[in-house]
RNA sequence: CACGAUAAAGCCAAACCUGUCGCAAGGCAGGGACGGAAAGCCGCGGGUCUUAUCUUCCUUUCCUUCUCAAAGAUAGCCGGGCUGCCAAAG
Numbered sequence: 001c002a003c004g005a006u007a008a009a010g011c012c013a014a015a016c017c018u019g020u021c022g023c024a025a026g027g028c029a030g031g032g033a034c035g036g037a038a039a040g041c042c043g044c045g046g047g048u049c050u051u052a053u054c055u056u057c058c059u060u061u062c063c064u065u066c067u068c069a070a071a072g073a074u075a076g077c078c079g080g081g082c083u084g085c086c087a088a089a090g
Base pairs, nucleotide, nucleotide: 001090004086011036012035016031017030018029019028020027021026034076040082041081042080044079045078046077047074048073049072050071051070
């Protein structure tokens, strides 16, 4: 340098349960481990998901649904950016 061991020292923690915040997706805390070598951080591109109120369109009107817009969620969906522990064989 590259790779990621049936190595060592540590780290994180899915589902589920409880509490709490949120309209919701979901977040946080505790318990709990399916997994993880960036499962550390960043919503920049794509994907997926959510939306009470407000707004737009359609409609004779109203309601509902859908679409668009907007606002959010997901970093443990993929890509990208920044940072980083250990480290055998090669």
The prediction has a mean pLDDT of 78. A computed fold for a 90-nucleotide RNA from a Geobacteraceae bacterium, annotated as c-di-GMP-I-GGC riboswitch aptamer. The organism belongs to Geobacteraceae, within Bacteria. The model forms 95% of the base pairs in the Rfam consensus.